[in-house]
Model confidence (mean pLDDT): 82 of 100. Predicted 3D model of a 74-nucleotide RNA (transfer RNA) from uncultured Oribacterium sp.
RNA sequence: CGCGGAGUAUAGCAGUCCGGUAGCUUAUCUGGCCCAUAUCCAGAUGGUCGCGGGUUCAAAUCCCGCCUCCGCAA
Numbered sequence: 001c002g003c004g005g006a007g008u009a010u011a012g013c014a015g016u017c018c019g020g021u022a023g024c025u026u027a028u029c030u031g032g033c034c035c036a037u038a039u040c041c042a043g044a045u046g047g048u049c050g051c052g053g054g055u056u057c058a059a060a061u062c063c064c065g066c067c068u069c070c071g072c073a074a
Stems, first nucleotide, its partner, number of pairs: 002072006011025003020057001027045006050066005
């Protein structure tokens, strides 16, 4: 250099195929419950969806380029 996969909240992931409100669990914080702690229940915080560009009324999703990581081949 070639081929394939992955990148989304602190962390682990879903959503992509078939464009239409960015979600789940966890974490942190607050409240409830309890004699108290944990568990449990409710709420809140937290995202330029790896970066840039294009198409579109509308892009995490489609197209192009680039970056990083993993694997295969050499």
NCBI's taxonomy places the organism under Bacteria, Bacillati, Clostridia, Lachnospiraceae, Oribacterium. The sequence was found in a public genome assembly. Rfam family: tRNA. Rfam describes the family as follows. Transfer RNA (tRNA) molecules are approximately 80 nucleotides in length. By type it is a transfer RNA.